Annotation
A computed fold for a 101-nucleotide RNA from a Herpetosiphonaceae bacterium, annotated as SAM riboswitch aptamer (S box leader).
Order: sequence, then C1' cells, then structure tokens
RNA sequence: CUUUCAUCAAGAGGAGCAGAGGGAACGGCCCUGUGAAGCUCCAGCAACCAAACAGCGUGUUAUGGUGCUAAUUCCGACAGUGAUUGUCUGAAAGAUGAGAG
Repeated sequence: CUUUCAUCAAGAGGAGCAGAGGGAACGGCCCUGUGAAGCUCCAGCAACCAAACAGCGUGUUAUGGUGCUAAUUCCGACAGUGAUUGUCUGAAAGAUGAGAG
C1' cells in the first nucleotide's frame, strides 16, 4: 500500500515545552493567543487482540499489545425517501481493531 471481517449516537484531560494553526479531503459550520498543530510526562476512557479467572454459546478483570479523551465519523456531499431551508434509510469516503497478501 491492497484486501477481508467487525465497530463507529456512549465514554474519557491536566501539566510542561512550543507559538499559529486545527477539525482527512471539498463546501459549510466550528475550535483556537483565556494558546492551534507537534513533542514529553502523568491521568483517564473503552474492551478490538492476547492473558488470567469464572457459574465458559457468555461474563469478569484491566496485566500486556493497540486505540481514543470538543462537537454523532461535527454536518453535508452520492442514491432513495420526505419536506419546501428542516426527515429518515442506505452507500461512498474515512477512522480503529483483528486477519491475509
């Protein structure tokens, strides 16, 4: 990088360094000098994989491997549906995990 499967309405932030961007991309709409990205430390959430345990089609723990900690994946974009700004469903794209190439 490609591909398969699963999940994506819940949940969880402080400090230090740094100094203007960030929310994937496009359009919106937002966040941001009351400090963005990034890096470090600590804390937390979750429970995909491993592990241990149990009353073993499942559950518990949260030890290890990841992930995550503004806004539904922030919303839309395409198709259908509805409405006349307003809805709902699905897809696409994306993210994460596990497997394969």